[in-house]
Model confidence (mean pLDDT): 87 of 100. A computed fold for a 78-nucleotide RNA, annotated as c-di-GMP-I riboswitch aptamer.
C1' cells in the first nucleotide's frame, strides 16, 4: 500500500421522538436525545422509494441511515 475488521486502543457520527425556524410538499437546519452505525464521511453517476404540478405530454424537487457505484479516510489483532 491493498485486502480485511477484534469483547483492542483513541475518537467520531447521531434514528425516533420533542422544542424553535424554513418550505405548498417530500425534507432541511438548530438545540435536546440515542435506535443504531466500520465510514451512518461527501457524492443524486445508474437503479429505486418519497414529494409538488399534471387530461395527457413535458417537467420541478426530496432521500445517500435503501441498494449499486464514485472520492477521501483513523486504528491495527486474526
Nucleotide at each position: 500500500c491493498u485486502c480485511u475488521g477484534a469483547c483492542a486502543a483513541g475518537a467520531g457520527c447521531a434514528a425516533a421522538c420533542c422544542u424553535u425556524g424554513a418550505u405548498c410538499a417530500a425534507u432541511c437546519a438548530a438545540g435536546g436525545g440515542a435506535c443504531g452505525c466500520a465510514a451512518a464521511g461527501c457524492u443524486a453517476g445508474g437503479g429505486g422509494u418519497c414529494u409538488c404540478a399534471a387530461a395527457g405530454a413535458c417537467g420541478a424537487g426530496a432521500c445517500a441511515g435503501c441498494c449499486c457505484g464514485g472520492c477521501c479516510g483513523c486504528c491495527g489483532a486474526a